[in-house]
RNA sequence: GUUUCCGUAGUGUAGUGGUUAUCACGUGUGCCUAACACGCACAAGGUCCUGUGUUCGAGUCCCAGCGGAAACC
Numbered sequence: 001g002u003u004u005c006c007g008u009a010g011u012g013u014a015g016u017g018g019u020u021a022u023c024a025c026g027u028g029u030g031c032c033u034a035a036c037a038c039g040c041a042c043a044a045g046g047u048c049c050u051g052u053g054u055u056c057g058a059g060u061c062c063c064a065g066c067g068g069a070a071a072c073c
Stems, first nucleotide, its partner, number of pairs: 001072007010025003018056001027043005049065003053061001
C1' cells in the first nucleotide's frame, strides 16, 4: 500500500428495516441467615464508535472517517 472482518450497559453477547434494544456475569436495594455464602424478588446502568445519505421508519442498508484484528505485498 491492497483486501476482508469487527465496533451494541462495567465485561462478554443476541438482535429479518417496524411499536419500550436481548441475555448472562457483575453492581445496588429488599427477603432469607445469629452472621456470611447460596437462593429468591426488584432496580439502576445503552442515545448501538463518529458523521452523512437512502427510507414513512436505520442498531440493521449506502458512503466517508476513527479505532482494532487478520491475510497478501